[in-house]
Context: one part of a larger RNA
RNA sequence: GGCAUUUGGUGGAUGCCUUGACACUAGGAGGCGAUGAAGGACGUAGUACGUUGCGAAAAGUCACGGGGAGAUGCGAACAAUCUUUGAUCCGUGAAUAUCCGAAUGGGAAAACCCACAGCAUUAAGCUGUAUUGCAUUGUAAAUACAUAGCGAUGCAAAGCGAACGCAGGGAACUGAAACAUCUAAGUACCUGCAGGAAAGGAAAUCAAACGAGACUCCGCUAGUAGUGGCGAGCGAACGCGGAUCAGGUCAGUAACCACGGAGAUAUAACUCGAAUUAGCUGGGAAGCUAAACCAAAGGGGGUGAAAGUCCCGUAGAGGUAGGAAUACUGUGGUUCUUGAGUAGGACGGAGCACGAGAAAUUCUGUCUGAAGAUGGGGGGACCGCCCUCCAAGCCUAAGUACUACCUAGUGAUCGAUAGUGAACCAGUACCGUGAGGGAAAGGUGAAAAGAACCUCGAGUAGAGGAGUGAAAUAGAUCUGAAACCGGAUGCCU
Numbered sequence: 001g002g003c004a005u006u007u008g009g010u011g012g013a014u015g016c017c018u019u020g021a022c023a024c025u026a027g028g029a030g031g032c033g034a035u036g037a038a039g040g041a042c043g044u045a046g047u048a049c050g051u052u053g054c055g056a057a058a059a060g061u062c063a064c065g066g067g068g069a070g071a072u073g074c075g076a077a078c079a080a081u082c083u084u085u086g087a088u089c090c091g092u093g094a095a096u097a098u099c100c101g102a103a104u105g106g107g108a109a110a111a112c113c114c115a116c117a118g119c120a121u122u123a124a125g126c127u128g129u130a131u132u133g134c135a136u137u138g139u140a141a142a143u144a145c146a147u148a149g150c151g152a153u154g155c156a157a158a159g160c161g162a163a164c165g166c167a168g169g170g171a172a173c174u175g176a177a178a179c180a181u182c183u184a185a186g187u188a189c190c191u192g193c194a195g196g197a198a199a200g201g202a203a204a205u206c207a208a209a210c211g212a213g214a215c216u217c218c219g220c221u222a223g224u225a226g227u228g229g230c231g232a233g234c235g236a237a238c239g240c241g242g243a244u245c246a247g248g249u250c251a252g253u254a255a256c257c258a259c260g261g262a263g264a265u266a267u268a269a270c271u272c273g274a275a276u277u278a279g280c281u282g283g284g285a286a287g288c289u290a291a292a293c294c295a296a297a298g299g300g301g302g303u304g305a306a307a308g309u310c311c312c313g314u315a316g317a318g319g320u321a322g323g324a325a326u327a328c329u330g331u332g333g334u335u336c337u338u339g340a341g342u343a344g345g346a347c348g349g350a351g352c353a354c355g356a357g358a359a360a361u362u363c364u365g366u367c368u369g370a371a372g373a374u375g376g377g378g379g380g381a382c383c384g385c386c387c388u389c390c391a392a393g394c395c396u397a398a399g400u401a402c403u404a405c406c407u408a409g410u411g412a413u414c415g416a417u418a419g420u421g422a423a424c425c426a427g428u429a430c431c432g433u434g435a436g437g438g439a440a441a442g443g444u445g446a447a448a449a450g451a452a453c454c455u456c457g458a459g460u461a462g463a464g465g466a467g468u469g470a471a472a473u474a475g476a477u478c479u480g481a482a483a484c485c486g487g488a489u490g491c492c493u
Stems, first nucleotide, its partner, number of pairs: 001492009015478001016443002020414002022411007029403002031160002039100003042055003046078002049075003061094006070082003105114003115129005131157009164195001165193005175182001179229001205212002216243005226234002247395003250339001254335008267322001270318003276291005292309002294298001300312003344368007354380001375390005430437002450477001453465004
């Protein structure tokens, strides 16, 4: 030095676990905001760094209800206190709620600076003071009446929010195996506005010689008919089957809005809630053995291993404030008469599955421009016959879409390099001028019983005893693979 066996170190795979995730189901809720939101800054505890809570009344105050022995949140303790005269805690309602932020007295480099008026005052406070719109109203120019203007009062708006919705704008990569019409796609994205849904909606609709009967959504029809550098592609409708169904109205038995009235349903904390013992093994019984019991409860979790009958619960029963929705009803308010610069036409565009095409139907920028129910529109150029409907007014639930949020539950979903980026003080540390990017990091034990005391040591390092414990090679941590690095023994060189 090599090989083998063995024993350690390092390392953190594997196994087991789960506080956290993921996907979905049912129900609820579908908004919050000038009564100052969302989100923050700064404070706040006896000591107080972080976090949670709270706001100068500051881990809290008050009332009511619940509850019944401990409590003063957590990391984490010490001190000092509170509490059966009912604390802590839970629910409902109220009070307080600094500063910034729509931020609104003016300003500003967010959490700061500077004011005025009124009222209280002798303490240094309270209230008001933004803008715009609407309504009412005062005053009042050139200019006589008036109007503009300048004020006052009241009401409203604003800002935030995950997806879903409607509307106004609107790409490119890409595909066409290049590329220009076309496609991607009216997608992404921007903007405006709204609601719990939105939109649409009661035929100037379809159909076809028979008839149907608002709208929305789903399955077919059907990748059909069509459209298309007839390329790539795009792509209906009629009809059928389902979900759900509802019709009203323009001056009166109306609709809508606001404020009330009476009754019904569901809902908080929380309460009650059945039934098992012995022996054995063991550190520990829920295991095994034996014999019982309950069940409207054998869902689930915990307890020193695996519990229907030990604990929390579960089935079931009870309890409960305020409010919402539905139908009924009262009062008040608002809303007008059947739709002309309209239908149609020309030109230019857009939208219809339909790219100008034989191109109807729909929308309209410019220019035009009817009829008046003895009338008008449509039935895919256009004309006739026939059929069908009545535009140019308004409202309308349900079926449909979505889930930031709350409650309950489910999983041939994950189990710490997985599952959210985040199981842990994570959108943190850290990086970047910034937009933005963005980690790593879980596990002693049943219980801290977390190793008193002694020895070595420079030692709050480490080690050896002692002690705890079932176990300490469970000692700061479960298990503890391999690579890698040592020791011991044997053999070979």
Molecule: large-subunit ribosomal RNA, domain I
Organism: bovine gut metagenome